The RNA shown here (small-subunit ribosomal RNA) has 1475 nucleotides and comes from a metagenome.
RNA sequence: AGAGUUUGAUCCUGGCUCAGGAUGAACGCUAGCGGGAGGCUUAACACAUGCAAGCCGAGGGGUAGAUAGUUUUCGGAUUAUUGAGACCGGCGAACGGGUGCGUAACGCGUAUGCAACUUACCUUCAUCAAUAGGAUAGCUUUCGGAAACGAAAAUUAAUACUGUAUAAUACUAUGGUUGGCAUCAAUUGUAGUUAAAAGAUUUAUUGGAUGGAGAUAGGCAUGCGUCAGAUUAGUUAGUUGGUAAGGUAACGGCUUACCAAGGCGAUGAUCUGUAGGGGUUCUGAGAGGAUUAUCCCCCACACUGGUACUGAGACACGGACCAGACUCCUACGGGAGGCAGCAGUGAGGAAUAUUGGACAAUGGGUGAGAGCCUGAUCCAGCCAUCCCGCGUGUAGGAAGACGGCCUUAUGGGUUGUAAACUACUUUUAUACAGGAAUAAAUACAGGUACGUGUACUUGUUUGAAUGUACUGUAAGAAUAAGCACCGGCUAACUCCGUGCCAGCAGCCGCGGUAAUACGGAGGGUGCAAGCGUUAUCCGGAUUUAUUGGGUUUAAAGGGUCCGUAGGCGGGCAAAUAAGUCAGAGGUGAAAUCCUGCAGCUCAACUGUAGAACUGCCUUUGAAACUGUUUGUCUUGAGUUAAUAUGAAGUGGCUGGAAUGUGUAGUGUAGCGGUGAAAUGCAUAGAUAUUACACAGAACACCGAUAGCGUAGGCAGGUCACUAAUAUUAUACUGACGCUGAGGGACGAAAGCGUGGGUAGCGAACAGGAUUAGAUACCCUGGUAGUCCACGCCGUAAACGAUGAUUACUUGCUGUUGGUUUUGUUAUCAGUGGCUAAGCGAAAGUGAUAAGUAAUCCACCUGGGGAGUACGUUCGCAAGAAUGAAACUCAAAGGAAUUGACGGGGGCCCGCACAAGCGGUGGAGCAUGUGGUUUAAUUCGAUGAUACGCGAGGAACCUUACCAAGGCUUAAAUGUAGCAUGACAGGGUUAGAGAUAGCUUUUUCUUCGGACAUGUUACAAGGUGCUGCAUGGCUGUCGUCAGCUCGUGCCGUGAGGUGUUAGGUUAAGUCCUGCAACGAGCGCAACCCCUACUAUUAGUUGCCAGCGUUUAAAGACGGGGACUCUAAUGGGACUGCCGACGCAAGUCGAGAGGAAGGUGGGGACGACGUCAAGUCAUCACGGCCCUUACGUCUUGGGCUACACACGUGCUACAAUGGUCGGUACAGAGGGCAGCUACUCCGCGAGGAGAUGCGAAUCUUUAAAGCCGAUCUCAGUUCGGAUCGGAGUCUGCAACUCGACUCCGUGAAGCUGGAAUCGCUAGUAAUCGCGUAUCAGCAAUGACGCGGUGAAUACGUUCCCGGGCCUUGUACACACCGCCCGUCAAGCCAUGGAAGCUGGGGGUACCUGAAGUCGGUGACCGUAAAAGGAGCUGCCUAGGGUAAAACUAGUAACUAGGGCUAAGUCGUAACAAGGUA
Repeated sequence: AGAGUUUGAUCCUGGCUCAGGAUGAACGCUAGCGGGAGGCUUAACACAUGCAAGCCGAGGGGUAGAUAGUUUUCGGAUUAUUGAGACCGGCGAACGGGUGCGUAACGCGUAUGCAACUUACCUUCAUCAAUAGGAUAGCUUUCGGAAACGAAAAUUAAUACUGUAUAAUACUAUGGUUGGCAUCAAUUGUAGUUAAAAGAUUUAUUGGAUGGAGAUAGGCAUGCGUCAGAUUAGUUAGUUGGUAAGGUAACGGCUUACCAAGGCGAUGAUCUGUAGGGGUUCUGAGAGGAUUAUCCCCCACACUGGUACUGAGACACGGACCAGACUCCUACGGGAGGCAGCAGUGAGGAAUAUUGGACAAUGGGUGAGAGCCUGAUCCAGCCAUCCCGCGUGUAGGAAGACGGCCUUAUGGGUUGUAAACUACUUUUAUACAGGAAUAAAUACAGGUACGUGUACUUGUUUGAAUGUACUGUAAGAAUAAGCACCGGCUAACUCCGUGCCAGCAGCCGCGGUAAUACGGAGGGUGCAAGCGUUAUCCGGAUUUAUUGGGUUUAAAGGGUCCGUAGGCGGGCAAAUAAGUCAGAGGUGAAAUCCUGCAGCUCAACUGUAGAACUGCCUUUGAAACUGUUUGUCUUGAGUUAAUAUGAAGUGGCUGGAAUGUGUAGUGUAGCGGUGAAAUGCAUAGAUAUUACACAGAACACCGAUAGCGUAGGCAGGUCACUAAUAUUAUACUGACGCUGAGGGACGAAAGCGUGGGUAGCGAACAGGAUUAGAUACCCUGGUAGUCCACGCCGUAAACGAUGAUUACUUGCUGUUGGUUUUGUUAUCAGUGGCUAAGCGAAAGUGAUAAGUAAUCCACCUGGGGAGUACGUUCGCAAGAAUGAAACUCAAAGGAAUUGACGGGGGCCCGCACAAGCGGUGGAGCAUGUGGUUUAAUUCGAUGAUACGCGAGGAACCUUACCAAGGCUUAAAUGUAGCAUGACAGGGUUAGAGAUAGCUUUUUCUUCGGACAUGUUACAAGGUGCUGCAUGGCUGUCGUCAGCUCGUGCCGUGAGGUGUUAGGUUAAGUCCUGCAACGAGCGCAACCCCUACUAUUAGUUGCCAGCGUUUAAAGACGGGGACUCUAAUGGGACUGCCGACGCAAGUCGAGAGGAAGGUGGGGACGACGUCAAGUCAUCACGGCCCUUACGUCUUGGGCUACACACGUGCUACAAUGGUCGGUACAGAGGGCAGCUACUCCGCGAGGAGAUGCGAAUCUUUAAAGCCGAUCUCAGUUCGGAUCGGAGUCUGCAACUCGACUCCGUGAAGCUGGAAUCGCUAGUAAUCGCGUAUCAGCAAUGACGCGGUGAAUACGUUCCCGGGCCUUGUACACACCGCCCGUCAAGCCAUGGAAGCUGGGGGUACCUGAAGUCGGUGACCGUAAAAGGAGCUGCCUAGGGUAAAACUAGUAACUAGGGCUAAGUCGUAACAAGGUA
């Protein structure tokens, strides 16, 4: 210090989450020791038991008892000494200890004041202590009661109580002096009034009374600070003040009477909720935020509520009285109690300890003291709750052991110097032994100094913790390691299991058969006696922003103006000193934090010193700035005058066009409306047209990023009234200004109320269409409304999505209104465009700022829920304003980028359409597929891009499928060893065959061996699964013209540029321009065939000329001329001409040429897309089978058949069929082959025979042409189907071959919707060949040549594609995204007849204890004081009543949120198909 997460990617905005630290913690796993701390956060819930406040005999009386005497009737009595407990009295019990209920308060903190006060014990000063008296506890007796406890009588004491005396520095009255701060204070006179006492003893002392001072502790008052809510806006009757009195320690409405009507409040009163406050603690760079356990200070409380008494002090935790709730005892009459003291119990809870020891120390109470008491305190026990420290060994040790795990597995890696083993050490634990400090003082005994006492000193005594800390010795590695994590954030990786299951998860997200994310293992990482998880706080979060944020589009500027409070405010001068600054003083408790030093072996911890405590108060000074006051100025602001300007406003008057209606005329059959129609109007005369009349509303042209207005808004003309702005002039005032919470006014449209008006338009409504539907879009009608007057409403995308005001900061160019100039111009105020710097996430903005500054106001803080609910205010209503929460998600969003898409746009191309030719779809058959069937009908391909496809040959084989029968290692190859010279082959038997059995014959050799077979060992096999694990190959977009890179430049960036633009091309082909310059893969070319030609070469090809043979013939001699063959060249390049053009290039039936604009064809397929196809060509990862999913054999199946589809063949006929004659190819194949020729057969074919491993031999081309016949018919068309007879191949044609002959002679007469191919040697048509192959289901596929057309105006439309641009809420990319109702489940919330609680207030009734007041016939006395009693006021509590607030619950009900695959539609995103 940051990181993850929105996107295909980017930059922002913005939330969520993580890494850090902390805790009085809890839970899970684990656990060796020590030190120091801490330990009911919940029920201020209830409490058994014990203890926590007593002490004093030197205040008093004195008992039981004890001791010692005397006496005795042996029961006792009595004397002396001593003496518990209890009692009177004194001091203490108001401290110490606990808790945090209440309290939003002078409670707390801080700083002051008291001239308005108190203070026991302590210190100190002064004075005094004379005298008298009567009681009462106790004790004793009697009585009551269960008890608690009481009643009566008698009697007694005091440092208990009372009277008298004395008396002031007390009090009252009245003078003087001094001082102050108003009341007053100090001091000094005079007069008057009143209150005192206590003694004790061991004679040292100590105690008592009064007054003063001090110290300590309190009380009161005041300034400032101190939580949230305005969906709490008004509150208050002793309330605010005054006078008087009372009361208090003291001021005071503290209380009472009277008088006045005040007091508080948007600077937040009152009310509601929550809460003890502070020092501190945690966190943070700090500012802050959170916190108030332990320790310290203050407050409050003591079962709940009230009350006073005593006292120096209480309205009193372990006191009293009363009321209430609860618990206990009871003899039922009545009593007792208060752990929020220490332990402990129950309960609650995730959760928090012992019914311990000691007063040794510190401190407290009491006492003269010893001492006693002290659950304060000091210690111990329990708990890893936290912090700190130590240990669990150290060194050597490689056969890198065994084992585990991984692996590419004869091997290697890792665990790992780790272990074993060798040597060493002994902290800790264990055992044994020794053994402190904490003790200073007191007390006791003695000594010294001076002065009967004090100070100092010597010795002795006193330790809970404790035989503890610590030290030594002994033996021995001996007694001691876990937890979490390992996808990213975040350090750390592999195997196995699982298979969207089980599970994980802080966020993103993992898991659907190769999971570093689940579970286990090995290994690793981190921390370590702990480690993780959960909860909470701060941080990160500048995510509430003072430091330190924003508001055009992300959340956010109020609709506009006026204006109150408030905030802010021009120049000069003076005064002042509130703010401000400086110095000084006081305070800011201690502890804590920080720094130095020191003590425990270190540390934690502790001690000591310093610093700090950023604050508050007082005082002295300064005077720049702000404030205040005074004076002044003119530039801000305003006034005045003049001149202009405008759809500025209000109210009248008025105009024409259009529309509609009415009347009248002309006129006749339609009009109107739409994509097309219909509803509607019209023969009762419409529409159209002419004339006249009437009505209401709106104002063409001018008209314009023109004008005016604060905004909303304002448009025919004219008049009146009103307001404004600008400019010019400078005359006047002299800061009069800016903003503006609350408040007020205005405020489009729609809507509401009352009354008018209503031509046109037109929600609702009706009808007609459209549609699957159409409660819409379109059409015909049409009511409210739109218009006017008055009154409401108060909202809009009320937008420049941009608050108001002021100042400053480049330029260019329009325009409106002034002024100015003869004019160009200049200038002021507006209104537009472009731009510099700057700003901005970018788009953009840019003097009309979103720049640079200042002031004031408003508003924002993730999305949804929701501008909703509740409450309140306003409104006639509609509704408006204000405005949440539960719950839920990890995003929602802005700008820009690249794609993709659009029923967006532009340009262009393609047999894409159009123009043509021929087909398919109908028939029969062939073939493939689906489906069905089957024991099996093996498998794959299945929109275009599967379907005569893999298969370029299924009778067996193939074959993968089925049935049945067998085998368990077959085949090949290699290595090594052994054995044999046979095995194989022939024959034969059983069997369906595989197979099994029988029989027969038989190696070579250079002797080294070779060969073959068998056997053994090793390495099998799988057309089983996954093409979504893969390689390779292939299809398609598409032979479409695209796809990219380097460097540079632009941009924060994704990216862009280049590749866009203007032309051109078949082409990203080329040219020109250009922040681009180049390059690569594609295009083209290079390659092959073909078209022309030259050269060379002539055999098997050719034959012009010469010669020979024949019936004829390159058959022969010869020849290279030609054809041809096959090698090398040439040729075509827009090269030439003309036109156009800058060029590239285009055009010209141009010339030339065999060929002309890539001549024709082929091969060649960019980056990529479709998880496209193929694990069954092959290869390969993983998984699966192993007497079987391997392998062999026979038979069957892949050929089934109601049906559907694709691809073809043959036809339906005369451009034809049949018959006869006759002509012309190319490219191929051939020895287990092609076969001439001859013979036989009607024929398929057979028999013989020849040539040829082929330019030599082998092969009739057909359509065509010439004739003949048929004459439009189911035919002399068509040939399916079936019967018969054959041929050939093959081991074998039954399932299931092809072909031949004879006979048979089906459908079909040109094919619906729809759809396919083709642009020239093409379509169409005709035949020929080849591969596979024994044969063939071939009508298929791949080739070859023969004959040989038609048409293209053109690019509107359909399909596909390319480029540019535009919109986008799409990016799995439109087969996208996405909305709402309904249905289902779950969740939280609102309303609701009611029901049930809670706290507070009000009114009335009642009212304990108690203070105060009154009375007081009784008690009391000489009289009194006083008291009992009675009574009044007030009051806790109780009751009643009405209302408000708040919480829970509720039949029913409303909307909301969430939930892989429900229903209906398709509202939004593209012009989203009606923006």
Notes: Rfam family: Bacterial small subunit ribosomal RNA.